[in-house]
Predicted 3D model of a 73-nucleotide RNA (transfer RNA) from Dictyostelium discoideum. The RNAcentral record of the sequence draws on ENA. It matches the Rfam family "tRNA". NCBI's taxonomy places the organism under Eukaryota, Amoebozoa, Dictyostelia, Dictyosteliaceae, Dictyostelium.
RNA sequence: GGAGGGAUAGUUCAAAUAGUUAGAACAAAUGUCUCCAAAGCAUUAGAUAUCAGUGCAAGUCUGGUUCCUUCUG
Numbered sequence: 001g002g003a004g005g006g007a008u009a010g011u012u013c014a015a016a017u018a019g020u021u022a023g024a025a026c027a028a029a030u031g032u033c034u035c036c037a038a039a040g041c042a043u044u045a046g047a048u049a050u051c052a053g054u055g056c057a058a059g060u061c062u063g064g065u066u067c068c069u070u071c072u073g
Base pairs, nucleotide, nucleotide: 001072002071003070004069005068006067007066010026011025012024013023019056028044029043030042031041032040049065050064051063052062053061
């Protein structure tokens, strides 16, 4: 230099062929329980890498950029 795959919550992962309010676990906060704490239980907050495009509608399709990774000259 060339080719492929990937980027979603603090972390690890989902989300049929674009279509309901993007879900789960762990972690966090608050409450409850307790003499206190832990554990348990209940509740809450939290995300589509970024910039454009297509379309009634984009996590999903198209293009650019950044980063990670695999193969190859």